[in-house]
Glycine riboswitch aptamer from an uncultured Sphingomonadaceae bacterium, 95 nucleotides, folded computationally.
RNA sequence: GGCGGCGCUGCGGGAGAGCGUGGCGGAACCUUCUGCCACCGCCGAAGGAGCAACCGCCCCCGGAAUCUCUCAGGCCAAGGGACCGCAGCGCCCCU
Numbered sequence: 001g002g003c004g005g006c007g008c009u010g011c012g013g014g015a016g017a018g019c020g021u022g023g024c025g026g027a028a029c030c031u032u033c034u035g036c037c038a039c040c041g042c043c044g045a046a047g048g049a050g051c052a053a054c055c056g057c058c059c060c061c062g063g064a065a066u067c068u069c070u071c072a073g074g075c076c077a078a079g080g081g082a083c084c085g086c087a088g089c090g091c092c093c094c095u
Stems, first nucleotide, its partner, number of pairs: 001094002004092010018040001020039008041075003047071001048069003054063003
């Protein structure tokens, strides 16, 4: 110098799905809001799991996704959020 790869930090963007039912409280006061639990119905983009796509090397075997499963998580908002962009830092690689 290349901003090529990985990681971390900051900022910005970031979807989906019940305005469900019942019970027990709390706050309010003309019947509303909210927390927890249970039931039914849903979502997939924290995490997790699976392997058949795909990759390593023909097999075995291994890795494995935005696919699949929904254990967890979620279904007003907030928060979280895979992933993307920008900036900074560290390491590696090339020169």

Background
Model confidence (mean pLDDT): 77 of 100. Rfam family: Glycine riboswitch aptamer. Rfam's curators write: This family represents the bacterial glycine riboswitch.